[in-house]
RNA sequence: GGGGCCGAGUGGAUUGGUCGCGGGGGUAUCCCCCCCGAGGAAAGUCCGAGCUCCACAGGGUAGACUGCCAGGUAACGCCUGGGCGCCGCAAGGCGACGGAUAGGGCCACAGAAAACAAACCGCCGGGCCCUCGUGGCCCGGUAAGGGUGAAACGGUGGGGUAAGAGCCCACCGCGCACCCGGCAACGGGUGUGGCACGGCAACCCCCAGUCGGAGCAAGGCCAAGCAGCGACGAGGUGUGACCCACACCACGGGUGGCGAUGAGCCGCCGGGAGUCGCGGGUAGGCCGCUCGAGGUGAUCGGCGACGAUCAUCCCAGAGAGAUGACCGAUGCGGGCCGCCUCGGCGGUCCGAACAGAACUCGGCUUACGGCUCGACCCCGGCA
Numbered sequence: 001g002g003g004g005c006c007g008a009g010u011g012g013a014u015u016g017g018u019c020g021c022g023g024g025g026g027u028a029u030c031c032c033c034c035c036c037g038a039g040g041a042a043a044g045u046c047c048g049a050g051c052u053c054c055a056c057a058g059g060g061u062a063g064a065c066u067g068c069c070a071g072g073u074a075a076c077g078c079c080u081g082g083g084c085g086c087c088g089c090a091a092g093g094c095g096a097c098g099g100a101u102a103g104g105g106c107c108a109c110a111g112a113a114a115a116c117a118a119a120c121c122g123c124c125g126g127g128c129c130c131u132c133g134u135g136g137c138c139c140g141g142u143a144a145g146g147g148u149g150a151a152a153c154g155g156u157g158g159g160g161u162a163a164g165a166g167c168c169c170a171c172c173g174c175g176c177a178c179c180c181g182g183c184a185a186c187g188g189g190u191g192u193g194g195c196a197c198g199g200c201a202a203c204c205c206c207c208a209g210u211c212g213g214a215g216c217a218a219g220g221c222c223a224a225g226c227a228g229c230g231a232c233g234a235g236g237u238g239u240g241a242c243c244c245a246c247a248c249c250a251c252g253g254g255u256g257g258c259g260a261u262g263a264g265c266c267g268c269c270g271g272g273a274g275u276c277g278c279g280g281g282u283a284g285g286c287c288g289c290u291c292g293a294g295g296u297g298a299u300c301g302g303c304g305a306c307g308a309u310c311a312u313c314c315c316a317g318a319g320a321g322a323u324g325a326c327c328g329a330u331g332c333g334g335g336c337c338g339c340c341u342c343g344g345c346g347g348u349c350c351g352a353a354c355a356g357a358a359c360u361c362g363g364c365u366u367a368c369g370g371c372u373c374g375a376c377c378c379c380g381g382c383a
Stems, first nucleotide, its partner, number of pairs: 001379004006374005013330007021037006039354001043365002046363005051215004063211005068082005083097001084095004098206002103204002105200003120146002122142008154172006173195001174193008219287004228278005235249006253269006294313008332351008
């Protein structure tokens, strides 16, 4: 100097003038004055919560989610650190990362053969035939070489063999036993050996852990107003012809709410709960609505995420939904021209992305122009 990778910050801003908005305060109201007024993603609605209601609350099954270890956090499917695997020369990046010996299922096509198999081409031995050729046929041995495939029953090298094969050996790999380091995931070592026990679980499943539902259109308060009607509607047995009455048995029966469902719990019910149908009134105002697991700074602890203490600050609350328009100056970035001491100065022109809160917060994911700062890696050059 160039390229890469990771992290943090910022976010057409500041200021003057004119006019115009929303909230709060000073005022009884108005005028007027002061203060505040969109984002890092406000987006997606994907997780987790706070809050509200069901509702008084436990244990199962179903269902859903997570899935290495240790921590952080209110919690999480998030974050931090570590381990292992893959990609990359590297800094770094990604990971759906428990179990295939509980069981079921699948592995198309190709290939000889896809789970305890298999011989297409080939190699070797023996025999026969013959046109004597690198030929043809039969029997036996073989899985090292080639081919097919995502994957072919360990890999490389050597020995051995008729040719081959863990047949034997060395190393690797794998199983078993033991030792060392580490909280652990895991890593390392020693010995031994039948040298063999495919893959897929973002297929069903098994194991471990977590989980009630709905959601601010949740849910409360106030004011105003009206109009109710109809149908259905609830234990068994016996006697008397039936309605009905009586007697006996039973403590049932009906219905609503919660619960995915069931068990169960709670409420109501012939003075009839409820269910269905028809019809009428209301849509107004206020609260919820912004002081929070809050922001900022310092110190301490921690590899870190983060935590503790102290200090300080209040930072939109709309309700068809506010923060805008014009002019000027300064500032940021870029192009061109001129000057210049390779810093810079002047003039002129252009540009500024993704994109608007709606109960709030912690995350993740997606979109995005320009600029600033820092760490690290690689390449080249100089000293």

A computed fold for a 383-nucleotide RNA from a Gemmatimonadota bacterium, annotated as Bacterial RNase P class A. It matches the Rfam family "Bacterial RNase P class A". It is annotated as a ribozyme. Its family is annotated with dimeric ribonuclease P complex, ribonuclease P activity and tRNA processing in the Gene Ontology. The organism belongs to Gemmatimonadota, within Bacteria. Its mean pLDDT, the model's own confidence on a scale to 100, is 75.